[in-house]
RNA sequence: CACGCAUACGGCGAUGGAGUUCGCCGCAUAAUCGCCGCAAGGCUGAUGACUCCUGAACUUGC
Numbered sequence: 001c002a003c004g005c006a007u008a009c010g011g012c013g014a015u016g017g018a019g020u021u022c023g024c025c026g027c028a029u030a031a032u033c034g035c036c037g038c039a040a041g042g043c044u045g046a047u048g049a050c051u052c053c054u055g056a057a058c059u060u061g062c
Base pairs, nucleotide, nucleotide: 009026010025011024012023013022016053017052018051019050020049021048034043035042036041
């Protein structure tokens, strides 16, 4: 110096925060930026997943 492996670290996973966990990307050039439809238009959701909090909407009770 090159290659491989391991560990650590940083970031990302369609709108907020925290914890846990999974996956992906690698010094940012990447991972990522929802789906259906020719169009018109339509659909789900604050999660990648689980739990909690916050915000919004609906219903019920006090």
Molecule: Fluoride riboswitch aptamer (crcB RNA motif)
Organism: Pseudomonadota bacterium